[in-house]
RNA sequence: CUCCCGAAAAGGCAACCUUCGGGCUAACUGAAGCGCGCAAAGCUACGGGUCCAAAUGUGGAUGGACCGCCGAGCUACCGAA
Numbered sequence: 001c002u003c004c005c006g007a008a009a010a011g012g013c014a015a016c017c018u019u020c021g022g023g024c025u026a027a028c029u030g031a032a033g034c035g036c037g038c039a040a041a042g043c044u045a046c047g048g049g050u051c052c053a054a055a056u057g058u059g060g061a062u063g064g065a066c067c068g069c070c071g072a073g074c075u076a077c078c079g080a081a
Stems, first nucleotide, its partner, number of pairs: 005079002012038002017033006036068001042074003046071003049066005
């Protein structure tokens, strides 16, 4: 120095809820407060999965959302066993 790993320390993020917005409308999402929790709860919609919309005769089809559902990829603070 790198990888694995996750004690300690310094920090970080922010569930739910509340208020005000965005989303033709919805999933969902932005800001402020909050603090459930998280060693990647940083980023990526790439592979699964879940959710929403339209369709409702058929569709093995369309558009969107979720990375705090899993896998994968990229990046990253600290350094005990």
About this RNA
c-di-GMP-I riboswitch aptamer from Marinobacterium lacunae, 81 nucleotides, folded computationally. Taxonomically the source falls in Marinobacterium (Bacteria, Pseudomonadati, Pseudomonadota, Oceanospirillales). Of the family's consensus pairs, 94% are formed in the model.